[in-house]
RNAcentral holds the sequence, with entries from MGnify. SAM-I/IV (S-adenosyl methionine) riboswitch aptamer from a marine eukaryotic metagenome, 96 nucleotides, folded computationally. The model forms 100% of the base pairs in the Rfam consensus. The coordinates come from a structure-prediction model, not an experiment, and the mean pLDDT is 79. Rfam family: SAM-I/IV (S-adenosyl methionine) riboswitch aptamer. Clan: SAM clan. Rfam links the family to the GO terms regulation of gene expression and S-adenosylmethionine metabolic process.
RNA sequence: GCAUCUUGAGUGAGCCUUUUGGGGCUCCGCCAACCUGCCUACCCGGGCAAGGUGGUUUCCGCAAGGAGAUGUGGCCGGACAGGCAACCAAUCGGGU
Numbered sequence: 001g002c003a004u005c006u007u008g009a010g011u012g013a014g015c016c017u018u019u020u021g022g023g024g025c026u027c028c029g030c031c032a033a034c035c036u037g038c039c040u041a042c043c044c045g046g047g048c049a050a051g052g053u054g055g056u057u058u059c060c061g062c063a064a065g066g067a068g069a070u071g072u073g074g075c076c077g078g079a080c081a082g083g084c085a086a087c088c089a090a091u092c093g094g095g096u
Base pairs, nucleotide, nucleotide: 001072002071003070004069005068010028012027013026014025015024016023017022029056030055031054034052035051036050037048038047039046041096042095043094044093045092058067059066060065074084075083076082
């Protein structure tokens, strides 16, 4: 810079902290297609929670809008060299 903040998803377990309202971390569960990957050789659309994040109900304002947050793959490697892993899921529509 660009995109999103809408519907959605825990009255779970443990630990730490506390100004006792609450806050933070970890695990497990759940939600969600932002990146990678896969579903088709490629493109567009759509899909799949596998890899990487994130979220599990943000704040101010009458409003316009603003603030804030998240994403814009990960790992090994000194490196813009090179290399590695990515499902038992989805297994579709159109175009070339």